[in-house]
RNA sequence: UGAGUCGACCAAACAGUCGCGCUACCCGUUUCGGCGGGUAGGGAGGAAAGUCCGGGCUCCACAGGACAGGGUGCCAGGUAACACCUGGGAGGCGUGAGCCUACGGCCAGUGCAACAGAAAGCAUACCGCCUAAGCACUUUUUCGGAAGUGCCGGUAAGGGUGAAAUGGUGCGGUAAGAGCGCACCGCGUCGGUGGCAACAUGCGACGGCACGGUAAACCCCACCCGGAGCAAGACCAAAUAGGGGAACUGUUGUCAGGUUAACGCCUGGCAAACGAUGCGGUCCGUAUCGGUUCCCGGGUAGGUUGCUUGAGGUGUGCGGUGACGUACAUCCAGAUGAAUGACUGUUCUCGACAGAACCCGGCUUAUCGGUCGACUCCUUUC
Numbered sequence: 001u002g003a004g005u006c007g008a009c010c011a012a013a014c015a016g017u018c019g020c021g022c023u024a025c026c027c028g029u030u031u032c033g034g035c036g037g038g039u040a041g042g043g044a045g046g047a048a049a050g051u052c053c054g055g056g057c058u059c060c061a062c063a064g065g066a067c068a069g070g071g072u073g074c075c076a077g078g079u080a081a082c083a084c085c086u087g088g089g090a091g092g093c094g095u096g097a098g099c100c101u102a103c104g105g106c107c108a109g110u111g112c113a114a115c116a117g118a119a120a121g122c123a124u125a126c127c128g129c130c131u132a133a134g135c136a137c138u139u140u141u142u143c144g145g146a147a148g149u150g151c152c153g154g155u156a157a158g159g160g161u162g163a164a165a166u167g168g169u170g171c172g173g174u175a176a177g178a179g180c181g182c183a184c185c186g187c188g189u190c191g192g193u194g195g196c197a198a199c200a201u202g203c204g205a206c207g208g209c210a211c212g213g214u215a216a217a218c219c220c221c222a223c224c225c226g227g228a229g230c231a232a233g234a235c236c237a238a239a240u241a242g243g244g245g246a247a248c249u250g251u252u253g254u255c256a257g258g259u260u261a262a263c264g265c266c267u268g269g270c271a272a273a274c275g276a277u278g279c280g281g282u283c284c285g286u287a288u289c290g291g292u293u294c295c296c297g298g299g300u301a302g303g304u305u306g307c308u309u310g311a312g313g314u315g316u317g318c319g320g321u322g323a324c325g326u327a328c329a330u331c332c333a334g335a336u337g338a339a340u341g342a343c344u345g346u347u348c349u350c351g352a353c354a355g356a357a358c359c360c361g362g363c364u365u366a367u368c369g370g371u372c373g374a375c376u377c378c379u380u381u382c
Base pairs, nucleotide, nucleotide: 002377003376004375005374006373007372008371009370010369012347013346014345015344016343017342018341020043022041023040024039025038026037027036028035029034045353049364050363052362053361054360055359056358057229058228059227060226064284065283066282067281069225070224071223072222073221074088075087076086077085078084089103090101091100092099093098104220105219109218110217111214112213126159127158128155129154130153134151135150136149137148138147139146140145167185168184169183170182171181172180186209187207188206189205190204191203192201193200194199233305234304235303236302243296244295245294246293247292248291251272252271253270254269255268256267257266258265259264274290275289276288277287278286279285312331313330314329315328316327317326318325319324348351
């Protein structure tokens, strides 16, 4: 010089004229609802987007239990919380700086693996190897036996198939083989050492140890989880018809009062039972209401609030490897058919993706151009 990796910032700029919305103050006016003017200050994003997670807040509601359902899945921290972030571990990719991971369990059980192959998991003999032992036959014989074939058997070391085939190398042993035995490695269990832990360990002991793979397959295990949503909710004002019709018409106990000659009847309260509605699905439970069921029909579109000071942003100091915490200082958009726009001039890096609507913390997606910092590698020179 070039090629990379990681992190951070900006998001056309400046000037003038007119205009828009909010807040505070002042002036004028008012039918007291409000209207007009002036001054000062502030006025869309790194993603405001997607609505994928987590919350704050409001209501159900006084707020539980179980089952089902759903979410997460190495360890330790951060945080209001999280499926987020930080730092580690393991596995993998890269020469490297770095990057990725849906990372608990296959000895709880059930499935799946086309084709090929003998056989895909207490699975298996196609080509092979053996013929010691047992049976039959043939040849030969120095009569001790030898050789061959077949049957019945043994075997998984060699070869083949496949992504994957009962751990690897070597020695011994055998009829031929095989952890069958042994040595070393691998693997498993237990212990030692280091670490909070996940884990690591040319540390030690024991064990011939293998019936493999797959859970982003069903499943098992551990932990966690109410719902709805600012069109939530609250208040004010206004208006209509607190409307009309039909059917059925209530249970048990107890208390008080009234009434009766008495039996009994009526009214009201309480409790139980029953029913309705609500509490994400089901059950239990619980709250409210209470005679039950059905049909027809009307009014309400307004205003205020919620609404912006928040687990908030930024700068500096201190603590921490870091996420982050803490102290001080400083800053702050609230529209509601929807506020930041129009015109002119200049500049150059020629302007992308794109506009708050209750508010935050994340993740994901889109994106023109520019700037800065740290680190890695190739080549060349010193």
This is a predicted structure of a 382-nucleotide RNA (Bacterial RNase P class A) from a Gammaproteobacteria bacterium.
A source record names the gene rnpB.